[in-house]
Context: one part of a larger RNA
RNA sequence: GGAUGAACGCUAGCGGGAGGCUUAAUACAUGCAAGUCGAGCGGCAAGUUUUGAUAGCAAUAUUGGAACCUAGAGCGGCGCACGGGUGAGUAACGCGUACAUGACCUGCCCUAUACUGGGGGAUAGUCUUGGGAAACUGAGAAUAAUCCCGCAUGUGAUUAGAAUGCUGCAUGGCAAAUUAAUUAAAGCAGCGAUGCGCUUUAGGAUGGGCUUGCGGCCUAUCAGCUAGUUGGUGGGGUAACGGCCUACCAAGGCGACGACGGGUAGCUGGUCUGAGAGGAUGGUCAGCCGGACUGGGACUGAGACACGGCCCAGACUCCUACGGGGGGCAGCAAUUAGGAAUCUUGCGCAAUGGGCGAAAGCCUGACGCAGCGACGCCGCGUGACUGAUGAAGUCCUUCGGGAUGUAAAGGUCUUUUGCAGGGGAAGAAGGAUGUGACGGUACCCUGCGAAUAAGCCCCGGCUAACUACGUGCCAGCAGCCGCGGUAAUACGUAGGGGGCGAGCGUUGUCC
Repeated sequence: GGAUGAACGCUAGCGGGAGGCUUAAUACAUGCAAGUCGAGCGGCAAGUUUUGAUAGCAAUAUUGGAACCUAGAGCGGCGCACGGGUGAGUAACGCGUACAUGACCUGCCCUAUACUGGGGGAUAGUCUUGGGAAACUGAGAAUAAUCCCGCAUGUGAUUAGAAUGCUGCAUGGCAAAUUAAUUAAAGCAGCGAUGCGCUUUAGGAUGGGCUUGCGGCCUAUCAGCUAGUUGGUGGGGUAACGGCCUACCAAGGCGACGACGGGUAGCUGGUCUGAGAGGAUGGUCAGCCGGACUGGGACUGAGACACGGCCCAGACUCCUACGGGGGGCAGCAAUUAGGAAUCUUGCGCAAUGGGCGAAAGCCUGACGCAGCGACGCCGCGUGACUGAUGAAGUCCUUCGGGAUGUAAAGGUCUUUUGCAGGGGAAGAAGGAUGUGACGGUACCCUGCGAAUAAGCCCCGGCUAACUACGUGCCAGCAGCCGCGGUAAUACGUAGGGGGCGAGCGUUGUCC
C1' cells in the first nucleotide's frame, strides 16, 4: 500500500445493488417451515333443492325420505431420501482430477414390446361394549378398494442344461435350434370416441454405488505397527467386488519414499495479495462430503439406516390423578446464554422452482419482496455566478499592519435533493378473460423555496501541513526515533494550515 462476514470512537443527507452469530453443534416459550389426490375406496356432518307425515284456520313448528354437494376422520397411491440449515466429526478414495465397472442398481420420464382373463380373503373408518387422568388402547359385529392372496395365460424374463456360431482387452460378451422349472397385472373418468393408469421385457436418459493412478496440513521430544491382522479354500451376505462376515489352512502385511501415534482441519471451484513464482484463506454463491439432543439399531421404500419417521439406552426438559406419558429450531422469525460483535415473532405465493392432482387447484419461512444496522462497494448531493468599503468578529503583530478572505453580507440565478399536488408502469407467461406481495413503488409533469444536508484525523522527522497562550520530567503524547525539568511548531486550548470526505480515525487479521 492492498484486503476484511469485522469491532471500537467521533460524525451522518439520499439512492442502487450486495453481505449481516466468525463465539456456545449452548438451551429453546410461541407461530409457521410437507403435503396432496373424491377421476383409487367405503362413507358422511353441515348446506341447498324437493317431497311426505303430525299439530295448527294460517304463518309456522316437530319429524321422516330422496337428489345434489362436499368438510373432518379413515383405508389406498405418490411425495415426505428434494428443497432449507449447519461444519461438530473426518487427514479418509472424504475431496480434486483422470480412469475403470469384463463386479452394479436406478421410482417418476422417454422410445419400443407383449399383455391386462377368472376367482377368493381380510381390515380401518362405522356400530356395540370395556380400560385409562392423559397419551392411548382391549374385545365383539358388519364392510370397500388401484389393499392383500391363489388360479389361468407366458410375448418375454430368471434359474439349470444345451448342438452350434460370432467376437473381445484376461476373468469374458453376444446370438441360438431345443429341454425343464419358476414368474405378471387394477382399475378409474367419459354417452362415446378416447384418455389416464396397471403388468412383463428391451433400450435410453437421469441419478447413484463400488474400485484404481496421481494431488493437497504440522509433528521423529511419536520408530517400530498389525490377529480378521496379510493371503488362500469352502460357505454366507450384498444391487454389486471384497475379511464385508464365518469355518479351516498358510504366516503373512505395513514402515525413514515416515508406517503407527499425537495435534490441527470439512474438501474444491474460488477469494485476498503479489510483476510473477509464491504466500494466506475457503464467509456469501456453486459442486461434493459429513452429522441432525448424545450413543446404538433396524423397518418401509426405486432410493434412508431417514433434520420436522420408528425402536432401545442416556442426559436435559415438560405434563401427571404418581399408575404413566410428551419433547428435540445445526428450517424461518423470535427468546436465552456466551461475546468486541451480527437483523423482523414482517408481506406474498404475483413471478421462478418444487410436491400432489386429468384439471381447476392446494401446499411451499424454497423463493420473490419489504424492514433493521454507513458493515462494505458504487453513484449523487449539501449550491452556481457575481460581490472589496478587503465589513464585523476572532487570531497574530515589530502596533505600521497582517491573516481568516470572495469567505460572509448584498445582487443575479438554478432546483439535483427535499416538501406538496397531479399522472403512473414493466415485471403477466399459458387460446381468451382474469391474475402484482413489492406498490400508488420506480418513473414523468407542475408548484415552492438556497431552501432539508459536514464531518473526522493530522500539522517534530519519517510525512503534506505553524504560530500564540497555558503547563513546567507535572499533566500528558508516542507507529519508530523520541517529546515535556519556564521562551514546547511533539502535552492541552485557540487561530491558521494539510489530508480524506458521508465518512474519518483506531484496533485485530492476511499478503
This is a predicted structure of a 511-nucleotide part of an RNA (small-subunit ribosomal RNA, 5' domain) from an uncultured bacterium. The full RNA is in RNAcentral, with records from SILVA. Rfam family: Bacterial small subunit ribosomal RNA. The prediction has a mean pLDDT of 84.